Predicted 3D model of RNase P RNA and transfer RNA as a complex of 408 nucleotides. Rfam match: Bacterial RNase P class A. It is annotated as a ribozyme.

[in-house]
RNA sequence: AGUCAGCCGGGUAAUCGCUGGUACCCUCGGGUACUGGAGGAAAGUCCGGGCUCCACAGGGCAGAGUGCCAGCUAACGGCUGGGAGGCGUGAGUCUACGGAAAGUGCCGCAGAAAAUAUACCGCCAGUCUUCGGGCUGGUAAGGGUGAAAUGGUGCGGUAAGAGCGCACCGCGCUGCUGGUAACAGUAGUGGCAGGGUAAACCCCACUCGGAGCAAGACCAAAUAGGAAAACUAUGGUGCUGCCCGCACUGUUUUCGGGUUGGUUGCUUGAGAAUCGUUGGUGACAAUGGUUCCAGAUGAAUGAUUAUCCACGACAGAACCCGGCUUACAGGCUGACU
RNA sequence: GCGAGAUAGCUCAGGCGGUCAGAGCGUCGGAUUCAUAACCCGGAGGUCGAGAGUUCGAGUCUCUCUCUCGC
Numbered sequence: 001a002g003u004c005a006g007c008c009g010g011g012u013a014a015u016c017g018c019u020g021g022u023a024c025c026c027u028c029g030g031g032u033a034c035u036g037g038a039g040g041a042a043a044g045u046c047c048g049g050g051c052u053c054c055a056c057a058g059g060g061c062a063g064a065g066u067g068c069c070a071g072c073u074a075a076c077g078g079c080u081g082g083g084a085g086g087c088g089u090g091a092g093u094c095u096a097c098g099g100a101a102a103g104u105g106c107c108g109c110a111g112a113a114a115a116u117a118u119a120c121c122g123c124c125a126g127u128c129u130u131c132g133g134g135c136u137g138g139u140a141a142g143g144g145u146g147a148a149a150u151g152g153u154g155c156g157g158u159a160a161g162a163g164c165g166c167a168c169c170g171c172g173c174u175g176c177u178g179g180u181a182a183c184a185g186u187a188g189u190g191g192c193a194g195g196g197u198a199a200a201c202c203c204c205a206c207u208c209g210g211a212g213c214a215a216g217a218c219c220a221a222a223u224a225g226g227a228a229a230a231c232u233a234u235g236g237u238g239c240u241g242c243c244c245g246c247a248c249u250g251u252u253u254u255c256g257g258g259u260u261g262g263u264u265g266c267u268u269g270a271g272a273a274u275c276g277u278u279g280g281u282g283a284c285a286a287u288g289g290u291u292c293c294a295g296a297u298g299a300a301u302g303a304u305u306a307u308c309c310a311c312g313a314c315a316g317a318a319c320c321c322g323g324c325u326u327a328c329a330g331g332c333u334g335a336c337u
Numbered sequence: 338g339c340g341a342g343a344u345a346g347c348u349c350a351g352g353c354g355g356u357c358a359g360a361g362c363g364u365c366g367g368a369u370u371c372a373u374a375a376c377c378c379g380g381a382g383g384u385c386g387a388g389a390g391u392u393c394g395a396g397u398c399u400c401u402c403u404c405u406c407g408c
Stems, first nucleotide, its partner, number of pairs: 001337008010308007018037008039314001043325002046323005051212004058244004063208005068082005083097001084095004098203002103201002105197003120143002122139007151169006170192001171190008216264004226255006235249005271292009309312001338408006346362004355393001364380004386402005
């Protein structure tokens, strides 16, 4: 000068408040004592799962997602390890990384030609000529166009050229070796095949039922249900976009009414934190000890004072958990180049 | 918790990648009129919300973020 991994996120003391739990008192309103009280992202809601109800989740079509290989996990689009490719001197880091000879589509302008090929300028041969060039044929080395032009370099070869032949490289196919595999190495072979695009349709493989804590369950009060009109059973509602299937059931509009209160779900869970042991390269798994660390429902975690320093960023739980992504003042530690 | 959108000053097309950045109203200039409006002619005005990626090429395809609206 950099690369990677991890940690902290103002500290201390006093006072006054808010809120959950336990115990006691109590005039049942509350009071007293003890004790708990936001984050690494609580955020975005981008994925996955638990939980709840619909039918414990069904059949077909359509649709959506993922996409090198192996593993981890409750599961994943996450993570770990490996392969290939890109970047970097390096430590390292990034990758939607299956298939373009299954089929279809597209490739503007320029250019001869953008994909069954083809020839503008050239080069070469023949022929004609008014000597400027024209015509016919061969060729694709060179020029030109373009983001992209039909393997690349060299030698031979040829009228000029050309995988036409050869060597090396690249590519395809076949075999062998190593590896669980992706793949790598190697031998032979094919003169080389058909450019790109699949974050275009599509094909292949795998996965996916829907709705969501305003899910759902219970209690109390009031009851409930009524009137009118229209339509209708091959119907309507829910499970789904469609069909089958299943469950429930008349539907819509108008008039005039009732309720919208409480409890629970709620935080002890694929747990977390911490100290170890064992297995594994690792993600992780198994096991032993200790602790329980927010749970509200207008919704709490704040304010003041003193003091110290580096003068304090992004930001506030609302069913829970595992990830990803994004935001973040400043500081610390370790390893490596 | 779930869903939709962002394009000129305003309201909106374009969504099948290239010719593509357009329409109406508004604004500016001209013409007309004694003057104004209307009518007529012409012009200006845009990083397509922001940043990355795929592609030769992105308003369009994909991802992340910001803002707005609805249930």

The coordinates come from a structure-prediction model, not an experiment, and the mean pLDDT is 77.